[in-house]
Context: one part of a larger RNA
Molecule: small-subunit ribosomal RNA, 5' domain
Organism: uncultured bacterium
């Protein structure tokens, strides 16, 4: 100089940054990865219309929600952490025997069938986690045929091999509903014939009317139940290529230690096979006896690597917080599974050490995600708002979700910027300390007096960030305008190095100190007062490193 600091004394406010460097130590408690009703069956709320009636219930229809479940896509990405790891781990520059979800280009398809199962129901285990059994039901879930450009195998003859629909608009057909018209049926009036003395005794006949019912036929409108067709729109399949990705190999560099000199049997290299997406001893069977290694094998301690940063004229030393890249890890060990991707931080599996529940049979967690406890420490923050922006999932969309990210709190922890007031003002006041007693300094410093208001405080306006809405931050930045010097300075040094001297106390004591050295009665070096230097919301001091 420089700092992720600490400590001591002190301490006005703003912008921008940083802020468990130690126990990879245990963790209360809240939140950190969910979404899609436009995949699919069902359950359920509300509204509104019929219909039943026991008048508040039942059933139905439509619209709008609203959810376990099953299916999809994403939980491999974002964040944390530096235990391991001296390595093809990083870093550069090369390289062939590879994958690739969602993206974008192009090409073609996108049919026919079929068997299940969660929900749900009844009924049993279990204290709980959590499970069994019988029914039973849908799909973009499974599973089979067919086609099958192009793909893949081939012994060239030939084999192998896909798929999913769903939403809008629109049309046609059933189906309901209504309206008219034929026909039959039933029921009620009327009116007429006829009996008869009498038919407002009566039966029967014929006609007209209404009114229900059913069958037809025609128009009309419903809604989307079913079914076709059309178009539009998100899928779905196979194939090719692109782009980002991702995975493997190779040169070359990448702490000390020889008080660490040999290491090494899948080891080294072949040959065949297996296994991955791919070479490869990656594995296995045979073979061969090989490989590294004084240009440091191996072993032992240490360490994440970069880009950087920090100092230095540079060379080069040290570092590797914050930011970004890459790698590793997720309570220890191991281990596969699903998926394009994992051998998976808030996923399974076993084993283990903790901790919690338990009915003692048996079961639940894993903050090195954000806060936040204890704990270790010289030492490091709120159990805070927002999704308004930027980006991420999902989803046709509205929109949900995001402790990622904006932001706000906290700390002078670091940089920066500003204030603590200007001018004038000599009877050089009053008090302090010196003093040779004349005086001299403190000192224009103080009051006095004439002024501004940065900054405080009220008031009152009010942004950009948001291209059309949407602003946590935030009534914040900023402007205006009022009061009123008004709210606001210390901290270390003054022997020399190294800028700044004097009295008084102490008397080898107390005591200073980075060297050198100070201090035994005249101490510019101890303590105090007055002076003065400095550097300033800071100032010394320790660490650390150049």
């Nucleotide at each position: 100089g420089a700092u992720g600091a600490a400590c001591g004394c002190u301490g006005g406010c703003g912008g921008c940054a940083u802020g468990c460097u130690u126990a990879a130590c245990a963790c209360a408690u809240g939140c950190a990865a969910g979404u899609c009703g436009a995949a699919c069956g069902a359950a359920u709320u509300u509204a509104u219309g019929g219909a039943g009636c026991u008048u508040g219930c039942u059933c139905u229809a439509u619209a709008a929600g609203u959810u376990a479940g099953u299916g999809g896509c994403a939980g491999a990405c974002g964040g944390g952490u530096g235990a391991g790891u001296a390595a093809c781990g990083c870093g550069u520059g090369g390289g062939a025997a590879u994958g690739u979800a969602c993206c974008u280009u192009u090409u073609g398809g996108u049919u026919c069938a079929g068997a299940a199962u969660a929900a749900c129901u009844a009924u049993g285990g279990g204290a709980a986690a959590c499970u069994g059994u019988g029914g039973g039901u849908a799909a973009u879930a499974c599973u089979g045929g067919a086609u099958g450009u192009g793909c893949c195998c081939u012994g060239a003859g030939g084999g192998g091999g896909a798929a999913a629909g769903g939403c809008u608009u629109u049309g046609u057909u059933a189906a309901g509903g209504a309206g008219c018209c034929u026909a039959g049926a039933a029921a009620a009036a009327a009116u007429a014939a006829g009996u008869g003395a009498a038919a407002u005794a009566g039966a029967u006949u014929a006609u007209u009317u209404u009114u229900u019912c059913u069958a037809g036929g025609u128009u009309c409108c419903u809604g989307a139940u079913a079914c076709u067709g059309a178009a539009g729109u998100c899928g779905c399949c196979a194939a090719a290529a692109g782009a980002g990705c991702a995975g493997c190999c190779c040169g070359c560099g990448u702490u000390a230690g020889a008080u660490u000199a040999g290491g090494u049997a899948g080891u080294u290299g072949g040959u065949a096979g297996g296994g991955u997406a791919a070479u490869g001893g990656c594995c296995u069977a045979c073979c061969a006896a090989g490989c590294c290694u004084g240009c440091g094998a191996u072993c032992u301690a240490u360490a994440g690597c970069u880009g950087g940063u920090c100092u230095g004229a540079g060379a080069g030393g040290a570092u590797g917080a914050u930011c970004a890249g890459c790698c590793a890890c997720a309570c220890u060990g191991g281990g596969a599974c699903u998926g394009a991707g994992a051998c998976a931080c808030g996923g399974c599996c076993c084993a283990g050490a903790c901790u919690c529940c338990u009915a003692c049979g048996g079961g639940a967690g894993g903050c090195a995600g954000c806060a936040g406890u204890g704990g270790g420490g010289a030492a490091u923050a709120u159990u805070g708002g927002a999704c308004a922006a930027u980006g991420g999932g999902g989803g046709a969309a509205a929109c949900c979700c995001u402790g990622a990210u904006c932001c706000a709190g906290c700390a002078a922890u670091g940089c920066c910027g500003c204030g603590u007031g200007a001018g004038u003002g000599a009877u050089g006041a009053a008090g302090g300390c010196c003093u040779u007693c004349g005086g001299g300094u403190u000192g224009u410093a103080a009051a006095g007096c004439u002024c501004u208001u940065u900054u405080a405080u009220c008031a009152g306006g009010g942004a950009c960030g948001a291209u059309g809405a949407u602003g946590a931050c935030g009534g914040u930045a900023c402007c205006u305008g009022a009061u009123g010097a008004a709210u606001a300075a210390g901290c270390u040094c003054c022997g020399g190095c190294u800028a700044a001297c004097u009295u008084c106390g102490u008397g080898c004591c107390a005591g200073c100190a980075g060297c050198c050295g100070c201090g035994g009665u005249a101490a510019u070096a101890c303590g105090a007062g007055g002076g003065g230097a400095g550097c300033u919301a800071g100032c010394g001091u320790u660490g650390u490193u150049c």